[in-house]
Context: one part of a larger RNA
RNA sequence: GCCAGGGAGUGUAUGGGCGUGGCAAGCCGAAAGGCGAAGCGAAAGCGAAUGCGCGCAAGCAAUGAGGCGCAGGAUAUGAAAAUGUCUAAGUCACCCUUUUACGACCCGAAGCCAUUGUGAUCUACGCGCGGCCAGGACGAAGUUGGGUUUGUACCCGAUGGAGGUCCGCAACCAAUCCUAGUAUAUCUGGCUGGGUGAGCUGCGGGUAGGGGCGAUAGACCAAUCGAACAUGGCAAUAGCGGGUCCCCUCCGAAGUAUAUUUAGUAUAGCUCCGGGCGAGCUUGCACAUGAGGUAGAGCUACCGAUUGGAAGUCUUGGAGUCGAAAGGCUCCAUCUUCUCUUCAAACUCCGAAUGCAUGUGCUGCGUAGACCCCGGAAGUCGGCUGCAUUGGGUAAGCUAGUGCAGCGAAACUGGAAAGGCAGCGACCACGGUUAAGGUCCCUAAAUCCUAGUUAAGUGUAUCUAAAGACGGCGCAAUCUAAGACAGUCGGGAGGUAGGCUCAGAAGCAGCCAUCCUUCAAAAAACGCGUAAUAGCGUACCGAUUGAGGUUGUACUAUCUGAAAAUGGACGGGGCUAAACUAGGUACCGAGACCGUGGCAUCUAAGGAUGGGUAGGGGGGCGUGCUGCAUGGCCUGAAGCCUGGUCAUGAGAUCAGGUGGACCAUACAGCAGUGAAAAUCCUGGU
Numbered sequence: 001g002c003c004a005g006g007g008a009g010u011g012u013a014u015g016g017g018c019g020u021g022g023c024a025a026g027c028c029g030a031a032a033g034g035c036g037a038a039g040c041g042a043a044a045g046c047g048a049a050u051g052c053g054c055g056c057a058a059g060c061a062a063u064g065a066g067g068c069g070c071a072g073g074a075u076a077u078g079a080a081a082a083u084g085u086c087u088a089a090g091u092c093a094c095c096c097u098u099u100u101a102c103g104a105c106c107c108g109a110a111g112c113c114a115u116u117g118u119g120a121u122c123u124a125c126g127c128g129c130g131g132c133c134a135g136g137a138c139g140a141a142g143u144u145g146g147g148u149u150u151g152u153a154c155c156c157g158a159u160g161g162a163g164g165u166c167c168g169c170a171a172c173c174a175a176u177c178c179u180a181g182u183a184u185a186u187c188u189g190g191c192u193g194g195g196u197g198a199g200c201u202g203c204g205g206g207u208a209g210g211g212g213c214g215a216u217a218g219a220c221c222a223a224u225c226g227a228a229c230a231u232g233g234c235a236a237u238a239g240c241g242g243g244u245c246c247c248c249u250c251c252g253a254a255g256u257a258u259a260u261u262u263a264g265u266a267u268a269g270c271u272c273c274g275g276g277c278g279a280g281c282u283u284g285c286a287c288a289u290g291a292g293g294u295a296g297a298g299c300u301a302c303c304g305a306u307u308g309g310a311a312g313u314c315u316u317g318g319a320g321u322c323g324a325a326a327g328g329c330u331c332c333a334u335c336u337u338c339u340c341u342u343c344a345a346a347c348u349c350c351g352a353a354u355g356c357a358u359g360u361g362c363u364g365c366g367u368a369g370a371c372c373c374c375g376g377a378a379g380u381c382g383g384c385u386g387c388a389u390u391g392g393g394u395a396a397g398c399u400a401g402u403g404c405a406g407c408g409a410a411a412c413u414g415g416a417a418a419g420g421c422a423g424c425g426a427c428c429a430c431g432g433u434u435a436a437g438g439u440c441c442c443u444a445a446a447u448c449c450u451a452g453u454u455a456a457g458u459g460u461a462u463c464u465a466a467a468g469a470c471g472g473c474g475c476a477a478u479c480u481a482a483g484a485c486a487g488u489c490g491g492g493a494g495g496u497a498g499g500c501u502c503a504g505a506a507g508c509a510g511c512c513a514u515c516c517u518u519c520a521a522a523a524a525a526c527g528c529g530u531a532a533u534a535g536c537g538u539a540c541c542g543a544u545u546g547a548g549g550u551u552g553u554a555c556u557a558u559c560u561g562a563a564a565a566u567g568g569a570c571g572g573g574g575c576u577a578a579a580c581u582a583g584g585u586a587c588c589g590a591g592a593c594c595g596u597g598g599c600a601u602c603u604a605a606g607g608a609u610g611g612g613u614a615g616g617g618g619g620g621c622g623u624g625c626u627g628c629a630u631g632g633c634c635u636g637a638a639g640c641c642u643g644g645u646c647a648u649g650a651g652a653u654c655a656g657g658u659g660g661a662c663c664a665u666a667c668a669g670c671a672g673u674g675a676a677a678a679u680c681c682u683g684g685u
Stems, first nucleotide, its partner, number of pairs: 001685006011102003015098003019094005026035003039046002050071005058063001072087006105243004112233004117229002124207002127204006133197001135167003138163001142159007172194002175192001177190002180188002209225001211221002246620006256268005269380002271377006280365002284362007296350001297348002304343002308339005316333007383407010412423003427598007437588003440573003446585001448584006459575002467560003471556002474553006487544005493517003498512003523538001526537003599610004621674001623671005629665004639658008
């Protein structure tokens, strides 16, 4: 892992509610007594005749149980007006559901405490009695021989054998390292280290859990230690995690607000179910009337920013200058006016669309009971994505919001694959038609039609900058057979070297002016050039040639720009259309739509409706036992195996085989009543 068996909303009490039944101003209880029949008031205390009207169901109508309103009544407050509460149906039992208290649906801590408890056979440190340390090296003190000295003493040699001394894979210890071995919850091997000492070790014995022991590591105290182990309190507690068992059917959420102990709860909101009332409700459309200061726009209309220029005045300040001073003049900034340029979430002289409010009409819903009201049962309080939009951020498959839609809880078709995109909301079966999207092959359907574009495999779903290159197709202006544009040939002159300046300045350093003449045309010169001239082009003109040219601009195609890690992605093959643009006609394509038949819910009929998580309601299937009734069975019960049939389903039933003694059905009752999950438990394999 698999198989079998076990495995989780239970019981008691209590309160609320639906339903059923008994009796009823009473009910229950043996009784005591409990609940109810009267309320109001903090309390003292006081203490409820009833009348009138409207009106649902029903009814021909009159009427009209309940219901509603007004008046009246009780009481509290108040001077009063008035306002609040009240003005007669309960009680007992049972089923179901739910609240609260208990282990309270089941499993799960780390922990805390107690007890006399059990442990020092591991290990820590003492104690008692023992054991062990190959071999070698160095050579302290002391002793002694010799030498030397006046002496103390010193030197040399020998002896001696000290030492937390040295070497050491002897034993022994086990600190270091190993991608060693594999028998492995600390072993073995190798390596490094200690190896006469604070050494190693055997046996006995001591210290016990907030305690021991500790050359200190919070180490060790039996594979357990920042408080051992065992048992008990104990089913500790867990707002956390996991699990929680048959079917069909109707409806169907929330991830928001407030508070907080903010992973949780409570109340409200949103869901479901039941009841009451009895006539309107309306979210959509149109019109009318309103309030508004957003988008936009604008600013000599305020406010605050903002570019350049002109003029004016002396408003203000400063500098310079003249003057003995008074004062004058010039300039700068400021100020005023005009003109020009650009802006604003916290600017507005202005100002939409949409939305909002109210009314009327329409539409839709509603006596099959809406709107509204009351009661009971929940779940939800982590949301996410797209489009539009507002903040933060360089940005994000980022973050905080608002509105709408979707996913969540939505299957199906398309988008290669896909929670949120496009289409469309799936009761069951069959047939047809379409949607989005597609129609060369994979792959259902056009190798369809018309006109263009692209040569880049651009492209074939989306998506890529500044800058540069090169096409297509329009539009506008302008020149053009009185010859355009480009090319070629020729001319391109004279006054004059204009004047000034300058060493020089002759079209061409610089300043000023920029005329006249001859001409077909030719600048007081656009560029190169010279020291200055010269020289070479240009503008401009003629000839030749002979048909469109030049400039601006809109749209559009392509190329470069263009970089990511195994080789490579239009879904793939491949395609020059099977790419792109504009238009057209067919076809394919879903659970959508249409048709036929069937089931269920609501309904008197006609008809409508039937996706669904959390969750609420309703109806069923099956298991064990009990009561009662009816049956089956050795001519073969249960169980097991195989097959057939029926039912929307849980399931039921029939036949055959096996098996060899009990079993089933109807009605009712009681529950240890349904498993695939819990690293579930036990057994088997």